[in-house]
The prediction has a mean pLDDT of 82. Large-subunit ribosomal RNA, domain I from a metagenome, 532 nucleotides, folded computationally. The RNAcentral record of the full RNA draws on SILVA.

Context: one part of a larger RNA
């Protein structure tokens, strides 16, 4: 120097746990905000740097309800206090709530500058208190702005990529800007499908079916009817026609006409309304309200176990009990149904909430014949030209929208049934407005898991969106574990030593000693063997 073997050091691998994640269920809630929100600065505590709270009334102040002995957050310690005249704490409802944020008196490099205007002090100047003083919509009463995690509608809208290249196509109307709404949102009561049979607003799921078709017929797009469910709910206007009130015109003053306002009326397709006639006070559901009742915070009661061995410690073991509407979990010095909190169960009250009854107020709602005459949505609807939208790429291309050009009909009307035309059948554009059945989840409470266990799980289990990079936009860590209980090592020694170490004492244990459970391995050393 090697190899071995023990004993160490160093170092965090590994098991063990979990304070903290993920992933769903079920219910609630689905907004906050000029009554100054979200987020922040600066304060605020006896002694306070931080985090938490709170706002010059500042780890807090009233009122109620709860509770019943301590108590001044994390967070020890002194000090000085609070509290059975009910603190502390748990709930509900209130005060205060600097200053900077839409920030709104003006300005401004946010968290800081400087006005006006009226009242007071005050007769005057200053000063200082208090109250107002942005813009927009609106007649005015009022209101709107800003934030926020995703779900919705609209407005607008790429490309990388796929076509094995690429231009049409695809990705896709995706990302991603804008704009608006709610708790959902849009959508909607047939100018709707179908097919000689019929259905009967609309959303949502299954299926029809990767089918019909559409495609440089290429890559790929990609329905509908029908069936079967989930859930139901249907209704107002505009006009016609009466009436009132005003206005213009006109007038033979007696009115006509037309237009405007507001009320009756009046909404359909097997045509329906006005109108004329007849008939009739019926019937039904809503809001408020009032009785009852169920829910509903803080909370409250809530059974039943001893002895004995081993331990450091019983919940283990032996032995002998008791309880159960309670053997769900947790914790306790090792595994506890009966030791603690609790669990079955049962109580309980404000506000809110919801049902059922009432009838008290109020508000909606209907019939039958005629058919001359009157309405029944116009720059519409069709039509050209150019576009999107429809599974449909211009195609035989209807159908819906529509820049721009034109441009009807009026119920003997008008529109559609994938070019057109007939016949037939469907249906009645051009106003509105409506729960449920679907969608997400920043959030809260209640549970679960063939989910992770500190290089896993959220980037974060630890004071983390921090330290730290970086003009900036942005990017983004590591870090968990003493024991049961600090009982965290009085005291003496060595050394300069508030270091480190040795006794010594405390725990079961200190090779659990704070760099603290276990403590692998690489790496390093000491001893003693064996050997070149």
């Nucleotide at each position: 120097g090697g190899c071995g073997u023990a004993u160490g050091g160093g170092g965090a691998a590994u098991g063990c746990c979990u304070a903290g994640g993920c992933u769903c269920u079920c219910a609630g809630a689905g907004g906050c905000g000029a009554u100054g929100a979200a987020g922040g600065a600066c304060g605020u505590g006896a002694u306070a740097a931080g985090c938490u709270g709170c706002g010059a009334a500042a780890a807090g102040c009233u009122g109620c309800g709860g509770g019943g002995a301590u108590u001044g957050g994390c967070a020890c310690a002194u000090a000085c206090g609070a509290u059975g005249u009910g603190a502390u704490c748990c709930g509900c409802a209130g005060a205060u709530a600097u200053c900077c944020g839409a920030a709104u008196g003006g300005g401004g490099c946010a968290a800081c500058c400087c006005a006006c205007u009226a009242u007071a002090u005050u007769g005057a100047a200053g000063a200082u208190a208090u109250a107002g003083u942005a813009u927009c919509c609106g007649c005015a009463a009022g209101g709107a702005g800003g934030c926020a995690a995703a779900c919705c509608c609209g407005g607008g809208g790429a490309a990388c990529u796929g076509a094995a290249a690429c231009a049409u196509c695809u990705a896709a109307g995706u990302a991603c800007c804008c704009g608006g709404a709610g708790g959902a949102g849009a959508a909607g009561a047939a100018a709707a499908c179908a097919a000689c049979a019929g259905u009967g607003a609309u959303u949502c799921c299954g299926u029809a079916a990767g089918u019909a078709g559409c495609g440089g017929c290429g890559a790929g797009c990609g329905a509908a009817c029908g069936c079967g469910g989930a859930g139901u709910a249907g209704c107002c206007c505009a006009a016609a026609c009466c009436u009132a009130u005003u206005u213009u015109g006109u007038u033979a003053c007696g009115g006509c006409a037309a237009g405007a306002u507001a009320g009756g009326g009046g909404u359909a397709a097997u045509a329906g309304g006005a109108c004329c006639a007849c008939g009739c006070u019926a019937u039904u559901c809503g809001a408020u309200g009032c009785u009852u009742a169920a829910u509903g915070a803080a909370u409250u009661a809530g059974a039943a176990u001893c002895u004995a061995c081993u331990g450091g410690a019983a919940a283990g073991u032996a032995g002998a009990a008791c309880c159960a509407a309670a053997g769900a979990g947790g914790g306790u010095g090792a595994u506890a149904g009966u030791c603690c909190c609790g669990u079955a169960u049962a109580g309980g009250u404000a506000a809110g909430u919801u049902a059922a009854g009432u009838u008290a107020u109020u508000g909606a709602u209907a019939g039958u014949g005629g058919u001359a005459u009157c309405c029944u949505g116009a720059g519409u609807a069709g039509u050209g030209c150019g576009g999107g939208g429809c599974a449909c790429g211009u195609g035989a291309a209807a159908c819906c929208u529509u820049g721009c050009a034109u441009g009807a009909a009026u119920u003997c009307g008008c529109c559609g049934g994938g070019a057109c035309c007939a016949u037939c059948c469907g249906g009645u554009a051009a106003g509105g407005c409506u729960a449920a059945a679907u969608a997400c989840u920043c959030c809260u409470g209640a549970g679960a898991g063939a989910c992770c266990g500190a290089u896993a799980g959220u980037g974060a289990a630890c004071c983390a969106g921090u330290a730290c990079c970086g003009u900036g936009a942005g990017g983004g860590a590591a870090a968990g574990g003493u024991g049961a209980a600090a009982a965290g090592a009085a005291c003496c020694c060595u050394g300069a030593a508030u270091a480190a170490g040795g006794g010594a004492g405390u725990g079961a244990a200190a090779u659990a000693g704070a760099u603290c459970c276990u403590g692998a391995a690489a790496c390093c050393a000491u001893a003693c063997g064996c050997u070149u």